This is a predicted structure of a 134-nucleotide RNA (FMN riboswitch aptamer (RFN element)) from a Candidatus Zixiibacteriota bacterium. Lineage of the source: Bacteria > Pseudomonadati > Candidatus Zixiibacteriota. Its Rfam family is "FMN riboswitch aptamer (RFN element)". About the family: The RFN element is a highly conserved domain that is found frequently in the 5'-untranslated regions of prokaryotic mRNAs that encode for flavin mononucleotide (FMN) biosynthesis and transport proteins. Gene Ontology term of the family: FMN binding.

RNA sequence: CAUAGUCUUCGGGGUGAGGUGAAAUUCCUCGACCGGCGGUUACAGUCCGCGAGCGGAGACAACUUGAAAUAUGUCUCUGCUGAACCUGUGAAAUCCAGGUACCGACGGUAUAGUCCGGAUGGGAGAAGGCACGC
Numbered sequence: 001c002a003u004a005g006u007c008u009u010c011g012g013g014g015u016g017a018g019g020u021g022a023a024a025u026u027c028c029u030c031g032a033c034c035g036g037c038g039g040u041u042a043c044a045g046u047c048c049g050c051g052a053g054c055g056g057a058g059a060c061a062a063c064u065u066g067a068a069a070u071a072u073g074u075c076u077c078u079g080c081u082g083a084a085c086c087u088g089u090g091a092a093a094u095c096c097a098g099g100u101a102c103c104g105a106c107g108g109u110a111u112a113g114u115c116c117g118g119a120u121g122g123g124a125g126a127a128g129g130c131a132c133g134c
Base pairs, nucleotide, nucleotide: 001133005130006129007128008127009126010125015031016030017029018028019027032114033113034104035103036050037049038048039047045102046101053080054079055078056077057076058075059074060073061072084100085099086098087097088096106117107116108115
C1' cells in the first nucleotide's frame, strides 16, 4: 500500500382530550407524533432496490439400535408484501423550500403505525482493527 480473509463494536421511532360502552391509548369526534438500510448529477416513510414480516418448494446436517416422520439449524430458489402530487429555485430535485395529501406486517385485546408480545431476537448495512502478501 491494497484485495480478500478474519475479529470487534454499532445497527427502529412514535398519542392527548372528550364521547359511547360491561369492556376501547384499538370504535367515534377534534388534535398530536413516528419513519430501518443502500442507491439516486441535489438531502427520500411515498422513486429504484434491500432488510424485516407472512408463506411455498428443494437439498444438506444433527437427533436415532435402524428407518421414517415431526421439530431444529444451514443453504438455494420462489410467491405475497403500503403510500404523492403541485408550485418555486436551480445545470440537476416525486429527495431542498412552500402548499396540500397519503401509507403503515404478524399474534393478543372491543377493531391498534403509536399498548402488550415474538424481540436482551433477527437484519439490510455502518464503523474500526489485524494477519498473510507486495